[in-house]
Model confidence (mean pLDDT): 79 of 100. This is a predicted structure of a 137-nucleotide RNA (c-di-AMP riboswitch aptamer (ydaO/yuaA leader)) from a Deltaproteobacteria bacterium. The model forms 92% of the base pairs in the Rfam consensus. Rfam family: c-di-AMP riboswitch aptamer (ydaO/yuaA leader). From the family's description: This family represents a conserved RNA structure found upstream of the ydaO and yuaA genes in Bacillus subtilis and related genes in other bacteria. The sequence was found by an Rfam model in a public genome assembly. Taxonomically the source falls in Myxococcia (Bacteria, Pseudomonadati, Myxococcota).

This record gives sequence, structure tokens and C1' cells, in this order.
RNA sequence: AACGCCGAAUCGCUGAGUCCUGCUAGAUGCAGGAGCGGGGGACCCGUUCUUUUGGGGCGCAUCGCCUGAAAUGGCGUAGGACAACCUCUUCGGCCCGAGCCCGUCAGCUAACCUCGUAAGCGUCGAGGGGGGAGAAC
Repeated sequence: AACGCCGAAUCGCUGAGUCCUGCUAGAUGCAGGAGCGGGGGACCCGUUCUUUUGGGGCGCAUCGCCUGAAAUGGCGUAGGACAACCUCUUCGGCCCGAGCCCGUCAGCUAACCUCGUAAGCGUCGAGGGGGGAGAAC
């Protein structure tokens, strides 16, 4: 010097998962509120659906094939992520394509009822359109 690794702060990414107030000496404890998100729940409408071949919910994460006794694994695929002002789009690149929950039960659904407010990470390049902000004259 280069490269790699670790830590902190700022800033940012996926995601609904942010902010405020009070109690307590304090707190990752307790309570409340706003915002955002989910579930249940009429008439009407819908349903050849369900009634063990159980059914259903959150989520981008569904489906098919191959190997195998199974587990595991592999190849594709619906779908989804990739920030330096925001957004739409085009071309290419590179990844994900999980997991969990309810418990025999739930279509939609006004009123109404109810739950959550986590977790995990650190940049991909180029072209065009729209919007916003700033600077100069």
C1' cells in the first nucleotide's frame, strides 16, 4: 500500500412493524393513545364449495418434475427483492422462491368485536419519462 475481518455512528434496505404519553429510582417491566397492518363478523350477492381426500390464516414464497423406503437433495416455475431526491418504464445483471399459525371452524360483509406494532440486513449498472428540491443568472 492492497485485501480481508470486527466494532461504533450516520444514512439506508426487506417488512404493517413508527411516534407520543403516563407509572416505576430505573428498565428490554406495566398501561394508554395516534399512525400503519391483520383476523372475525349481517341483509344482499356468491358458492356443484365444505362435510378426513378435513378446512382455513399471515407471507413474494405457488406449482411441477427427478433421486430416494423416507428424510435430504437437485432442476425448473407462479411470484418477489436489489437505496443515495421520489416515482414509472425499458435493457441487461444478480439473488430469494422460506417459515409459521388456528384447531374441526370461518365466502363476501355495514355496525360491531379483536389482534400485531417484530425480525433480519448493508448498495447493480445503464437509457428514457414525470414530479419535487436546491443553486446560478